[in-house]
RNA sequence: AGGGGAUUAGUGUAACGGUAGCACGACUGAUUCUGGUUCAGUUAGUAAAGGUUCAAAUCCUUUAUCCCCUG
Numbered sequence: 001a002g003g004g005g006a007u008u009a010g011u012g013u014a015a016c017g018g019u020a021g022c023a024c025g026a027c028u029g030a031u032u033c034u035g036g037u038u039c040a041g042u043u044a045g046u047a048a049a050g051g052u053u054c055a056a057a058u059c060c061u062u063u064a065u066c067c068c069c070u071g
Base pairs, nucleotide, nucleotide: 001070002069003068004067005066006065007064010024011023012022013021018054025043026042027041028040029039030038047063048062049061050060051059
């Protein structure tokens, strides 16, 4: 320099263009002598900026960071 891939909650991981889910975690309550387990509830997210669309995590463009391949 060229090509390909990844970026979603504190962590990991899903999601035909149509309500962003699951698990773990954290917090609150119940249970318990206390802790743990269990149960109920709460919390918190689409890397950035534009575009297309009635509607974008998803499609298009550019950018940022990381990884791989070629040279």

Predicted 3D model of a 71-nucleotide RNA (transfer RNA) from a Phycisphaerales bacterium. It matches the Rfam family "tRNA". The family's RNA type in Rfam is transfer RNA. The coordinates come from a structure-prediction model, not an experiment, and the mean pLDDT is 81. NCBI's taxonomy places the organism under Bacteria, Pseudomonadati, Planctomycetota, Phycisphaerae, Phycisphaerales.